[in-house]
Context: one part of a larger RNA
RNA sequence: UCCAACGAGUUUGUUCUGUACGGUUGUCUAAGGGAUGAAGAGUUCCGGAGACAUAGUGAAAGCGAGGCUGAAUAGGCCGAUUAUAAUCGUAUGGACAAGACCCGAAGCCGGGCGAGCUACACUUGAGCAGGGUGAAGCGUGGGUAAAACCACGUGGAGGCCCGAACCCACUAACUGUGCAACAUUAGGGGAUGACUUGAGUGUAGGGGAGAAAUUCCAAUCGAGCUCGGCAAUAGCUGGUUCUCUCCGAAAUAGCUUGAGGGCUAGCGUCCUGUGUAUAUAUACCCGAGGGGUAGAGCUACUGGAUGAGAUUCCGCGCGCAAGCGUAGGUAUCUCAACCAAACUCCGAAUACUCGAGGUAUCGAACAGGGCAGUCAGUACUACGGGGCUAAGCUCGUAGCACAAAAGGGAAACAGCCCAGAUCGUCAGCUAAGGUCCCUAAAUCUAUGCUAAGUGGGAAAGGAAGUGGAAACUCUCAGACACUGAGGAGGUUGGCUUAGAAGCAGCCACCCUUUAAAGAGUGCGUAAUAGCUCACUCAUCUAGAGAUUCUGCGCCAACAAUGUAACGGGGCUAAGCAUAGUACCGAAGCUACGGAUUGCAUCGCAAGAUGCAGUGGUAGGAGAGCGUCCCAUGUGCACCGAAGCGGAAGGGUGACCAACCGUGGAGCGCAUGGAAGUGAGAAUGUUGGA
Numbered sequence: 001u002c003c004a005a006c007g008a009g010u011u012u013g014u015u016c017u018g019u020a021c022g023g024u025u026g027u028c029u030a031a032g033g034g035a036u037g038a039a040g041a042g043u044u045c046c047g048g049a050g051a052c053a054u055a056g057u058g059a060a061a062g063c064g065a066g067g068c069u070g071a072a073u074a075g076g077c078c079g080a081u082u083a084u085a086a087u088c089g090u091a092u093g094g095a096c097a098a099g100a101c102c103c104g105a106a107g108c109c110g111g112g113c114g115a116g117c118u119a120c121a122c123u124u125g126a127g128c129a130g131g132g133u134g135a136a137g138c139g140u141g142g143g144u145a146a147a148a149c150c151a152c153g154u155g156g157a158g159g160c161c162c163g164a165a166c167c168c169a170c171u172a173a174c175u176g177u178g179c180a181a182c183a184u185u186a187g188g189g190g191a192u193g194a195c196u197u198g199a200g201u202g203u204a205g206g207g208g209a210g211a212a213a214u215u216c217c218a219a220u221c222g223a224g225c226u227c228g229g230c231a232a233u234a235g236c237u238g239g240u241u242c243u244c245u246c247c248g249a250a251a252u253a254g255c256u257u258g259a260g261g262g263c264u265a266g267c268g269u270c271c272u273g274u275g276u277a278u279a280u281a282u283a284c285c286c287g288a289g290g291g292g293u294a295g296a297g298c299u300a301c302u303g304g305a306u307g308a309g310a311u312u313c314c315g316c317g318c319g320c321a322a323g324c325g326u327a328g329g330u331a332u333c334u335c336a337a338c339c340a341a342a343c344u345c346c347g348a349a350u351a352c353u354c355g356a357g358g359u360a361u362c363g364a365a366c367a368g369g370g371c372a373g374u375c376a377g378u379a380c381u382a383c384g385g386g387g388c389u390a391a392g393c394u395c396g397u398a399g400c401a402c403a404a405a406a407g408g409g410a411a412a413c414a415g416c417c418c419a420g421a422u423c424g425u426c427a428g429c430u431a432a433g434g435u436c437c438c439u440a441a442a443u444c445u446a447u448g449c450u451a452a453g454u455g456g457g458a459a460a461g462g463a464a465g466u467g468g469a470a471a472c473u474c475u476c477a478g479a480c481a482c483u484g485a486g487g488a489g490g491u492u493g494g495c496u497u498a499g500a501a502g503c504a505g506c507c508a509c510c511c512u513u514u515a516a517a518g519a520g521u522g523c524g525u526a527a528u529a530g531c532u533c534a535c536u537c538a539u540c541u542a543g544a545g546a547u548u549c550u551g552c553g554c555c556a557a558c559a560a561u562g563u564a565a566c567g568g569g570g571c572u573a574a575g576c577a578u579a580g581u582a583c584c585g586a587a588g589c590u591a592c593g594g595a596u597u598g599c600a601u602c603g604c605a606a607g608a609u610g611c612a613g614u615g616g617u618a619g620g621a622g623a624g625c626g627u628c629c630c631a632u633g634u635g636c637a638c639c640g641a642a643g644c645g646g647a648a649g650g651g652u653g654a655c656c657a658a659c660c661g662u663g664g665a666g667c668g669c670a671u672g673g674a675a676g677u678g679a680g681a682a683u684g685u686u687g688g689a
Stems, first nucleotide, its partner, number of pairs: 001689006011098003015095011026052003032046005056063002066078004101239002104236001108229006119203009128193001130162003133158001137154006166190003170187004205221001207217003214223001242624006252265005266374002268371007281361005286355004295346001296344002302340003306336006313329002315326004377402002380399007407418003422594004427590003433584003436569003442581001444580006455571001461555002465552006472545003483538004488512003493507003518533001522531002595614008625678001627675001629673008643662004649656002
């Protein structure tokens, strides 16, 4: 990992409440007893003790179709009066109490078992090759008044030294599915001691032991192990087994030691009732409303904020003073242009509310009751808050889709676009989107644009790309461009400067000769010189120049495996714009046939016809299939039961099943009953491969 088997809403109740069906009209018996019986099973007959109901109300005494409150004959609250049922049982939906759908803790408490591991202690034993050092004491000699002291010898002390056994575990390597659940190898430390070790004994779980580390107490230790309480509890995770049909949510509000849990409401479903229409609901139209949003506005307020001017005071300057001036400040005024979610003299569209108006729809609506699920939502569009007018960000309001929705398109792609799958068909029409090939359908028609593979990623900014539009200037009295020629004189203007001569800088910028020529446009020189321009003439000949708006393009343009920013091929249209025709294209619509639900009509019914439906998670409701066993009835079977293999066929499905083979003795069907009743998932359990 696979296969097989097993594996999860059960049972009980002096509880409560619905639904369906049944009995009685007040209902029912309980314990217990009789009969039957093998029976304390079952069936049946007694048994009215008692329970519910028959009247309510009040805390109660009590009163009573009324009662309570109250001073009250008031008011209020609960009832009666008419709509009414009651009770017992069977099945079933739910609640509650129990392990209560199943599996799952870490833990808590109690009783025992453990010191053959390890910690410490007690008793009694054992072990420590060899070598070194050489304390005290003592002896002899020296020495002293005597001592002290010195030398030599002797002696053999020590948590002394070196180093095996033995004990330890500091370093490195190795090992790390090992030789080993802590080892091995090479080194290392202690090695007469607080040493090591055998045997026996003691201390026990909130306890022991501890040269003390939360360390050890049998590979287990912030409280051992084991059994029991025990099916502890788990607002948590996982799992929860057959079919078809009808409907079909929520991810919100309030409260919560509440936030991943609950309760009530909201939203779903089923039943009953109201209602069958001038009702109720929804949509549109009509009518009636309130508003202070968008916008706009502000000498209409509250605030903000800019420019110009005036005035007052202060500051500064000048002035004897009057006063004048002023790039500063304060306040006020005038003019002008502005800003605001918490400004408004104004003020929409929508939205919302109401209508005993109109139209349309109807398995709408409303009320009561049974049963739920939901309380993590997500993208997109519009309008807003937060953020950076960031986020696949976050928080609102409205809508939509997904959630719970398949199909077609977007290459692929929950939330985008189209469109809501009852089933069948080798029929047709369309939507979005497409029509050169991959790939179904136009190499379609018309007119333009683009040359960038733009299309097929991007900004500020930049540019004689190119198309269109507008308006302006010059131009056969010759424009624009090329070419030829001129471009002069006063003058080297004045100042400055070493110099400053058109051309470092400052000031001024005139006059003359002219067809025209600046007190000079740029280059250049140390300064001159030189080249050039403006300006003019000639030559040539028909358009030239500058501006604004706009279509499509260009540059700007850099990323990690490999083209890689059309889905690919490839395309100059098969790109872009405008207009048009045709076709393709979905589970949409249509056609034909079948199934089924609701309603209506017809019908005794079976059913027929018509209309409208039939995606679906959580979930509600309904109808069924199958398994083991029981009762009654009825069948099959050695001329071959069940089971197993194959299998025609039938049913919407769960499933049923002729026939053949195998097998070798039991088994169906109908109607009821009763459940250990359906597996693919639980790191499920057991067995096997």
Large-subunit ribosomal RNA, domain II from a Candidatus Moraniibacteriota bacterium, 689 nucleotides, folded computationally. Its Rfam family is "Bacterial large subunit ribosomal RNA".